[in-house]
């Protein structure tokens, strides 16, 4: 220093549900709270899922396009604490 992840030290994030706000919606922000996470820190023109008011195209169901969302889906890329095997 690169892989790697310990009944190891010190620590960190915070799922659902609530309580407020945003928002059409998914969802997201604050605060509570903790399922759980070695990157659950960061990145949205790889894919997968959601949503879809308003356009616009087909259609009478409703699709698709456009947007939007989700890193706590997968993959990939940044960049980090500690050092047993």
């Nucleotide at each position: 220093u690169c892989u790697c992840g310990a009944c190891a030290a010190g620590g960190g994030u915070a799922a659902a549900c609530c309580a407020c706000g945003c928002g059409a919606a998914a969802g997201c922000g604050u605060g509570g709270g903790a399922c759980a996470c070695a990157a659950a820190g960061c990145c949205a023109c790889a894919g997968g899922c959601c949503c879809u008011a308003a356009c616009g195209g087909a259609a009478u169901c409703u699709c698709c396009g456009c947007g939007g969302g989700u890193a706590g889906c997968u993959a990939g890329g940044c960049u980090g604490c500690c050092g047993a095997a």
Model confidence (mean pLDDT): 87 of 100. This is a predicted structure of an 85-nucleotide RNA (c-di-GMP-I riboswitch aptamer) from a bacterium. It matches the Rfam family "c-di-GMP-I riboswitch aptamer". Rfam links the family to the GO term cyclic-di-GMP binding. It was read from a public genome assembly, where an Rfam model found it.